This is a predicted structure of a 72-nucleotide RNA (transfer RNA) from an Elusimicrobiota bacterium.
The organism belongs to Elusimicrobiota, within Bacteria.
Model confidence (mean pLDDT): 84 of 100.
Rfam family: tRNA. The family's RNA type in Rfam is transfer RNA.
RNA sequence: GGGUAGUUAGUUCAGUGGAAGAGCGUUCGCCUCACACGCGAAAGGUCGCAGGUUCGAACCCUGCACUACCCA
Numbered sequence: 001g002g003g004u005a006g007u008u009a010g011u012u013c014a015g016u017g018g019a020a021g022a023g024c025g026u027u028c029g030c031c032u033c034a035c036a037c038g039c040g041a042a043a044g045g046u047c048g049c050a051g052g053u054u055c056g057a058a059c060c061c062u063g064c065a066c067u068a069c070c071c072a
Stems, first nucleotide, its partner, number of pairs: 001071007010024004018055001026042005048064005
């Protein structure tokens, strides 16, 4: 330098056009003498960045950045 895959909550990951969810974690409540387990609730997201397409974009297109791997 070229190519492939990836980037979504603190973390691991879903979500392929109608506008974002789950497990774990965190906080609070119930339970317990207390802790754990269990049950319930809540907080937490410029969907890597910037443009474009569209009535509408996490999703399609382009460029850039970063990570992993392959080729040279």